[in-house]
């Protein structure tokens, strides 16, 4: 910085998995894990251009930076559900009502997590 998009078959295996807690789901029509092949994205690296900077007896080359675009051969990551939802704070709505709180729905920010 991004997280509402995208992308699965086979083999081995044999009961767990979705980070944690709660919920809600997935799983013997086969979980985790490992292997093979495939796919997705475009973070790194790569290519092109623009911009400004620095260097160079030097006017176009080099270096690193930012932005935009490209490609998918390499590295990383991913291929149920919005990061599955919530967690902390605030706002709005509806409900109830003398009034409030809890619980409910939506929104904003934060936290945690992932890359």
């Nucleotide at each position: 910085a991004u997280c509402a998009a995208g992308a699965g078959g086979g083999g081995u295996g044999g009961a767990g998995g979705g980070a944690u807690u709660g919920g809600c789901c997935c799983g013997a029509u086969g979980a985790a894990a490992c292997c093979c092949c495939g796919c997705c994205a475009a973070c790194c690296a790569c290519c092109u251009g623009a911009c400004a900077g620095c260097g160079c007896c030097g006017u176009g080359c080099g270096c690193g930076g930012u932005c935009a675009g490209g490609a998918a051969a390499g590295g990383u990551g991913g291929c149920a559900a919005c990061u599955c939802c919530a967690a902390c704070a605030g706002g709005c709505a509806a409900c109830c009502a003398c009034a409030u709180a809890c619980a409910u729905g939506c929104c904003u920010g934060g936290g945690a997590g992932a890359u």

A computed fold for a 115-nucleotide RNA from a soil metagenome, annotated as SAM riboswitch aptamer (S box leader).
The model forms 97% of the base pairs in the Rfam consensus.
Model confidence (mean pLDDT): 77 of 100.